[in-house]
This is a predicted structure of a 113-nucleotide RNA (SAM riboswitch aptamer (S box leader)) from a Bacteroidota bacterium.
RNA sequence: GUUUUAUGAAGAAGAGGGGAGAGAUUAGGCUCCACGAACCUCUAGCAACCAAUCCGAUGUGCGGACUAAGGUGCUACAACCUAAUCCACUUUUAUAGUGGGUAAUGAUAACUU
Numbered sequence: 001g002u003u004u005u006a007u008g009a010a011g012a013a014g015a016g017g018g019g020a021g022a023g024a025u026u027a028g029g030c031u032c033c034a035c036g037a038a039c040c041u042c043u044a045g046c047a048a049c050c051a052a053u054c055c056g057a058u059g060u061g062c063g064g065a066c067u068a069a070g071g072u073g074c075u076a077c078a079a080c081c082u083a084a085u086c087c088a089c090u091u092u093u094a095u096a097g098u099g100g101g102u103a104a105u106g107a108u109a110a111c112u113u
Base pairs, nucleotide, nucleotide: 001113004110005109006108007107013043014042015041016040017039021032022031023030026083027082028081029080044075045074046073049071050070051067053065054064055063056062079105084102085101086100087099088098089097090096
């Protein structure tokens, strides 16, 4: 990198280095940033995907409780909004607005190769 499945609510930052960008990509908007961005290291923390224990149910898949040593992940807002499509509503009837759903794309985990 590929396959499949699940998830995006909430939660949790300090120090040192670094030195101008960052919020995945493209465009527009919005936001953060020299009161120091990305990134790296250390420490701390969050969560509970993998994992341990217990309970329930059960044709094998699952639900709940609890724990957090280990493997990942994460620690601004929020997968930031719009840009594909469907539905409802509004009326200024349009290439508009509002709300909701689906898809696509992306991220993370587990699985697979």

Overview:
The organism belongs to Bacteroidota, within Bacteria. Rfam family: SAM riboswitch aptamer (S box leader). Gene Ontology term of the family: regulation of gene expression.